[in-house]
Context: one part of a larger RNA
RNA sequence: GCCAGAGAGUUCCGAUUAAUGGCGAGGUUAAAUGUUUAUGCAUGUAGCCGUAGGGAAACCAAAGGUCUGCAGCCACUUCGUGUGGUCAGAGACUAGGUGUGCUCGCCUGGAGUCAUUAGUUGGAUACCCGAAGCCGGUCGAUCUAUGCGUGGGCAGGUUGAAGCCCGAGGAAACUCGGGUGGAGGACCGUACCAGUACUGAUGUGCAAAUCGUUUGGAUGACCUGCGUAUAGGGGUGAAAGGCCAAUCUAGACCGGUAAUAGCUGGUUCCUCUCGAGACUACUCUAAGGUAGACCUCAGGUUAGGUAGUUCAUGCGGUAGAGCUCUGAUUAGGUACUUAGGGGGAGAAAUCCCUCGGUAUUUUGUCAAACUUCGAAUGUGUGGACGCUGUAGAUCCUGGGAGUGAGGGCAUCUGGCGUAAGGUUGAUGUCCAAAAGGGGAUAAACCCAGCCUGAAGUUAAGGUCCCUAAGUGCCGAUUAAGUGUUAACUUGAAGAUUGUUCGUGGUCUGAGACAACUGGAAGGUGGGCUUAGAAGCAGCCAUCCUUUAAAGAGUUCGUAACAGAUCACCAGUCAAGAUUGUGGGCGUCGAAAAUGGACGGGACUAAAUCGGCCACCGAUACUUCGGAACUCCGAAAGGAGAUUUAGUAGAGAGGUGUCGUGUGUGGGCAGAAGCUUGGCUGUGAAGUCAAGUGGACCGCAUUCGAAUAAGGAUUCUGGUAAU
Numbered sequence: 001g002c003c004a005g006a007g008a009g010u011u012c013c014g015a016u017u018a019a020u021g022g023c024g025a026g027g028u029u030a031a032a033u034g035u036u037u038a039u040g041c042a043u044g045u046a047g048c049c050g051u052a053g054g055g056a057a058a059c060c061a062a063a064g065g066u067c068u069g070c071a072g073c074c075a076c077u078u079c080g081u082g083u084g085g086u087c088a089g090a091g092a093c094u095a096g097g098u099g100u101g102c103u104c105g106c107c108u109g110g111a112g113u114c115a116u117u118a119g120u121u122g123g124a125u126a127c128c129c130g131a132a133g134c135c136g137g138u139c140g141a142u143c144u145a146u147g148c149g150u151g152g153g154c155a156g157g158u159u160g161a162a163g164c165c166c167g168a169g170g171a172a173a174c175u176c177g178g179g180u181g182g183a184g185g186a187c188c189g190u191a192c193c194a195g196u197a198c199u200g201a202u203g204u205g206c207a208a209a210u211c212g213u214u215u216g217g218a219u220g221a222c223c224u225g226c227g228u229a230u231a232g233g234g235g236u237g238a239a240a241g242g243c244c245a246a247u248c249u250a251g252a253c254c255g256g257u258a259a260u261a262g263c264u265g266g267u268u269c270c271u272c273u274c275g276a277g278a279c280u281a282c283u284c285u286a287a288g289g290u291a292g293a294c295c296u297c298a299g300g301u302u303a304g305g306u307a308g309u310u311c312a313u314g315c316g317g318u319a320g321a322g323c324u325c326u327g328a329u330u331a332g333g334u335a336c337u338u339a340g341g342g343g344g345a346g347a348a349a350u351c352c353c354u355c356g357g358u359a360u361u362u363u364g365u366c367a368a369a370c371u372u373c374g375a376a377u378g379u380g381u382g383g384a385c386g387c388u389g390u391a392g393a394u395c396c397u398g399g400g401a402g403u404g405a406g407g408g409c410a411u412c413u414g415g416c417g418u419a420a421g422g423u424u425g426a427u428g429u430c431c432a433a434a435a436g437g438g439g440a441u442a443a444a445c446c447c448a449g450c451c452u453g454a455a456g457u458u459a460a461g462g463u464c465c466c467u468a469a470g471u472g473c474c475g476a477u478u479a480a481g482u483g484u485u486a487a488c489u490u491g492a493a494g495a496u497u498g499u500u501c502g503u504g505g506u507c508u509g510a511g512a513c514a515a516c517u518g519g520a521a522g523g524u525g526g527g528c529u530u531a532g533a534a535g536c537a538g539c540c541a542u543c544c545u546u547u548a549a550a551g552a553g554u555u556c557g558u559a560a561c562a563g564a565u566c567a568c569c570a571g572u573c574a575a576g577a578u579u580g581u582g583g584g585c586g587u588c589g590a591a592a593a594u595g596g597a598c599g600g601g602a603c604u605a606a607a608u609c610g611g612c613c614a615c616c617g618a619u620a621c622u623u624c625g626g627a628a629c630u631c632c633g634a635a636a637g638g639a640g641a642u643u644u645a646g647u648a649g650a651g652a653g654g655u656g657u658c659g660u661g662u663g664u665g666g667g668c669a670g671a672a673g674c675u676u677g678g679c680u681g682u683g684a685a686g687u688c689a690a691g692u693g694g695a696c697c698g699c700a701u702u703c704g705a706a707u708a709a710g711g712a713u714u715c716u717g718g719u720a721a722u
Stems, first nucleotide, its partner, number of pairs: 001719006011124013026049003032043004053060002064094005072086005095108005127266002130263001134256006145230009154220001156188003159184001163180007192217003197213002200211002232248001234244003269654006279292005294402001295400006304388003308385008320373001321371002326367003331362007340355006406431007415423002436447003451626007461616003464601003470613001472612006483603002494588003498585010515572005521545003526540003551566001555564002627644002629640004655708001657705003661701006673692008
């Protein structure tokens, strides 16, 4: 892992609500007793609830009336369920009791009570499994820590303290030398003890601490056997919170004990109806609760309700705009300022210029915390239309919840951030809790809201092949495989004599542009500079003449010249040439880690832009059957253009298992169980046949449950692999 079996809302005492039943201004017994075996009957009136409330208490102490009006009934009726009357229940006002009270509170025109069943709830283990812990009593020092008692162990080698002896020196104290001697928490190194480094091996191991090499101590604060002592808030500790039997920041075992867990996991049959929330407030509150909003079920009342559109009438200060105010701010003009800075004139007073400041004016701007202005959208109230409602809406009361971690996208925003599938709001929508088609793939993007069986038509999106449907038509563009991606899943600034479509300027049969042929001269080698400087190193100037035209020279070149070339002119040729600017599609810009992605093949259209016609394509729409649901109806039957998705959750009806009572059946001519197959039911399931099996088993109905398994790192057993 698999298989079989086990495995989770139970029971008691209270509370509350609903349904059903008994009795009813009353209802009911408890313990117990009798009968004595009946889950019963009789007795038992103590007690409890109700019949009166208000007040802290003393104390006081409740209903007489008017109106509206649903159902029903009656009358009229033009038959329109129309009008009127009376109206149980219902509502409004008044009245009454009480408290200090006609401005306030509570209460008053009799319905309760006892059971059963169901929902929920409080206390109990309280749906099940799950802590770490706290407390008590015992058991442990055969491991280990330390002490005590009594024993045992330490190859070999080295060093050579004191003391002693001899010699020498010395007055002596004593010193020196040699020998002897054998000290030491001395040295090297076995046993023994330890455990340094490789951070080696191993790491489902040889081993729940080992192996290898290396290493520290090795006569000592040494190692060790046996015995003995210290015990859990206690011991022991050369002190690491170490050790106290693989357990230690408080041992183990048993008990209190089913500790507690706002936390994790799990919680077993079917179908039908409705169907959320992730928000607001408070919270020692933030993973939880309580109240409200949102969901559901039941009851009550009775006639309106209102998501939409439009009209009327109000509200507002956003977007935008503007500079009137508050501030910021560009360039000027004018006036004032003196106790401002600088400069000038003057003997000084003082005057002038300039930089400032203030005010005013012209001009150009900016604002979330500016506004002389000012939308759209929004929103209050009322009317009309629409929709909905006596087949009962809206509203009110009560039972039961869940939720209170939300998320994506679009639009509008705020702060932070390089940014984000980031974070906080608002509005909408979808996912959550929504299947189906498309987007190759896919929570929330596009289409579209699902009972069931058929047939057809479309949506989004597509139509070369994979792959259903056009190798469709018309007109353009692209040559880059650009592209074949609606978005999610970018491609920028910049560059471009790629190409295409516009729109300007200039030149042009008095011949343009390009090409070819010829000319391109003289004064002059301009002046200066310089070794030289002659058009062409550099500086200055840049005239005149001849001409169809030709610069005191455009680029090469020479040491300097020379030479070549250009500007410019003529001829040949012959019709457009050239230069700006805007748009389309391309190109470069363009770098990521296994080999590569338009989904792939592949495509020059099967790419891109514009237009047109067909076709394909969904659980959408239409048509025809069936089922369920809601409503009407006594039934038969009928209506639903607007019923059928669904997590948490509320409600309703059923299936199966085990047993009790009653009734009624089957079975050795074959029960239960098991295997296989058929049929029925929306389903849980039921039933039939054959085989096997060999003795019990159903059906209807009432009541009652230790009642349904795939999950819990579930439990027990088996089995498989390792």